[in-house]
RNA sequence: ACAAAGAAAAGGCAAAACACGCGAAAACGUGUUACGCAAAACCACCGGUCUAAGGACAUAUUUGCUUUAUAGCAAGUUAAUCUAUGACAGCGGAGUCACCUCG
Numbered sequence: 001a002c003a004a005a006g007a008a009a010a011g012g013c014a015a016a017a018c019a020c021g022c023g024a025a026a027a028c029g030u031g032u033u034a035c036g037c038a039a040a041a042c043c044a045c046c047g048g049u050c051u052a053a054g055g056a057c058a059u060a061u062u063u064g065c066u067u068u069a070u071a072g073c074a075a076g077u078u079a080a081u082c083u084a085u086g087a088c089a090g091c092g093g094a095g096u097c098a099c100c101u102c103g
Stems, first nucleotide, its partner, number of pairs: 002103001004101001006100001012037002017032005035090001041096002045093003048088003054083003060077007
């Protein structure tokens, strides 16, 4: 330097749940804990997944005005759908760095 492996030693990480915090949500942080992990270390570049505040579209409806009326206009609220500028590295790939043992 390259490759392999998880048998030993020393250690490491921490799912779910619960509590608190944070956030529109998804998620995230801390604590308890231990489902698992040899990259469960870093990184949203590619695919994928989650969320939809804001935005788009649009349904219903309220109020006001106009009209003989159908209806129209304005403002407000709102179902559904779409959307990442929000997330996930413990979904896969690319990239970066790395402990022990062994060849």
The prediction has a mean pLDDT of 80. The RNA shown here (c-di-GMP-I riboswitch aptamer) has 103 nucleotides and comes from Colwellia sp. It matches the Rfam family "c-di-GMP-I riboswitch aptamer". About the family: GEMM was predicted in a large-scale screen for bacterial structured RNA regulatory elements. Gene Ontology term of the family: cyclic-di-GMP binding. Of the family's consensus pairs, 100% are formed in the model. The sequence was found by an Rfam model in a public genome assembly.